[in-house]
Context: one part of a larger RNA
Molecule: small-subunit ribosomal RNA, 5' domain
Organism: uncultured bacterium
RNA sequence: GACGAACGCUGGCGGCGUGCCUAAUGCAUGCAAGUCGGACGGGUGGCUUCGGCCACCAGUGGCGCACGGCUGAGUAGCACGUGGGAACGUGCCCUCCAGUGGGGGACAACCCGCCGAAAGGCGGGCUAAGCCCGCAUACGCUCGCCCUUCUGGGGUGAGGAAAACCCUCGGGUGCUGGAGGAGCGGCCCGCGGCCCAUCAGGUAGUUGGUGUGGUAACGGCGCACCAAGCCGGUGACGGGUAGCUGGUCUGAGAGGACAGACAGCCAGACUGGGACUGAGACACGGCCCAGACUCCUACGGGAGGCAGCAGCAAGGAAUUUUCGGCAAUGGGCGCAAGCCUGACCGAGCAACGCCGCGUGCAGGAUGACGGCCUUCGGGUUGUAAACUGCUUUUCUGGGGGGCGACACGGACGGUACCCCAGGAAUAAGCCCCGGCUAACUCUGUGCCAGCAGCCGCGGUAAGACAGAGGGGGCAAGCGUUGUCC
Numbered sequence: 001g002a003c004g005a006a007c008g009c010u011g012g013c014g015g016c017g018u019g020c021c022u023a024a025u026g027c028a029u030g031c032a033a034g035u036c037g038g039a040c041g042g043g044u045g046g047c048u049u050c051g052g053c054c055a056c057c058a059g060u061g062g063c064g065c066a067c068g069g070c071u072g073a074g075u076a077g078c079a080c081g082u083g084g085g086a087a088c089g090u091g092c093c094c095u096c097c098a099g100u101g102g103g104g105g106a107c108a109a110c111c112c113g114c115c116g117a118a119a120g121g122c123g124g125g126c127u128a129a130g131c132c133c134g135c136a137u138a139c140g141c142u143c144g145c146c147c148u149u150c151u152g153g154g155g156u157g158a159g160g161a162a163a164a165c166c167c168u169c170g171g172g173u174g175c176u177g178g179a180g181g182a183g184c185g186g187c188c189c190g191c192g193g194c195c196c197a198u199c200a201g202g203u204a205g206u207u208g209g210u211g212u213g214g215u216a217a218c219g220g221c222g223c224a225c226c227a228a229g230c231c232g233g234u235g236a237c238g239g240g241u242a243g244c245u246g247g248u249c250u251g252a253g254a255g256g257a258c259a260g261a262c263a264g265c266c267a268g269a270c271u272g273g274g275a276c277u278g279a280g281a282c283a284c285g286g287c288c289c290a291g292a293c294u295c296c297u298a299c300g301g302g303a304g305g306c307a308g309c310a311g312c313a314a315g316g317a318a319u320u321u322u323c324g325g326c327a328a329u330g331g332g333c334g335c336a337a338g339c340c341u342g343a344c345c346g347a348g349c350a351a352c353g354c355c356g357c358g359u360g361c362a363g364g365a366u367g368a369c370g371g372c373c374u375u376c377g378g379g380u381u382g383u384a385a386a387c388u389g390c391u392u393u394u395c396u397g398g399g400g401g402g403c404g405a406c407a408c409g410g411a412c413g414g415u416a417c418c419c420c421a422g423g424a425a426u427a428a429g430c431c432c433c434g435g436c437u438a439a440c441u442c443u444g445u446g447c448c449a450g451c452a453g454c455c456g457c458g459g460u461a462a463g464a465c466a467g468a469g470g471g472g473g474c475a476a477g478c479g480u481u482g483u484c485c
Stems, first nucleotide, its partner, number of pairs: 001484003005481005012357006018350002020315001025313003029310003034063003039060002042057006070268003080192006088185003093181008101135001103133003110125006141159008164173003194240003201231003206228008243265004247258004270291005293304004321347001323346003329343001330341004360390004370381004395422006404412001429474005434455003440469005450457002
């Protein structure tokens, strides 16, 4: 000098930030991911010109739920940073080419019956669609074969598509196959960044090959066979510690230390394992299995996962409201209207930090009172106070009142800000004064009580303890402790 600080004393205001560093301990309650009726049938209610229409609802279907938010356990690793690479994927978005013909089927909802305490489940029957399945067609696509100037091009054969809805009838939004793009992602490699050698040898899918499987894709990724390799003093293997980075702190720099907030990447979601769906997950608020724990139960069986926002308990020196709003920005769905959004925007709490402001300004005695000291003359507190004049930041009362919103729409908020009135009014403490180190006397105490960062003070005149007066330093803070440079 710095801090996500804590502790002691003290505490007026504002702006902007920051706020479980410990138990990745356990969690009551509420909320945090839905949306579309312009994909579809139906139920309830309402209206009806009897054609149908409107609102709400569960269900089928579509898109989203792989984003956003949290945490740092694990990880010494291609995890990260940086620079390259080739054997890949890609929903939504953009550009371009071609198409959207004609049929069939099922299952929910619903109805009937039944089981269960519940969570839920079973059987039978009906039904719609952008749900599911054939058929037709195939520019290009995939596969086989042939040619070739060979990660490509050409020919040929086989295989493979589709979905409609709305309309003001102009069209709009979709759907299918293909090519390209953008953005995003998977994979590989060079280099870089901790400690211990009181860890010296390690390795059997181990190292390579052939074949095969698997994947979006390369690859021992998996498997069969063959060979016996591969890594290591330039530190293998083992152990310890740790998310990495942009950066932050310090320092003249070199360097050292750190990784909280913000941003990028990674990893995790009670613990361990697994796959399903999907463009994308091996999926925080999805599923299955096992385990620990908690809860419900009619004892047969079930339910749950705050490292989301608040909040509770516990641990701890220590860390906030069970707040307001979708007005803005952004996201999901929707043609839209709009709905959802504890992302976010705000407010609240905390001097936790940084910055700014104030607690008044000027005049005022050879100097009041009081306090303290005194050589008793006086000195000092001290222009300090009183008193006079002035000002009104702040404060109180009243009035007005934005930008943020580029139709409408403002949580913040009648806040910020502006004007008027009132009145010095509402506002100072903390640490230190032996040397280092700026600031000295008196009294008390008597190696006691105590102080102390180091040196050291205290045993009867203590500038070092305690109180007081005075002084010094900082100031809404001041000290102490801890940690880093």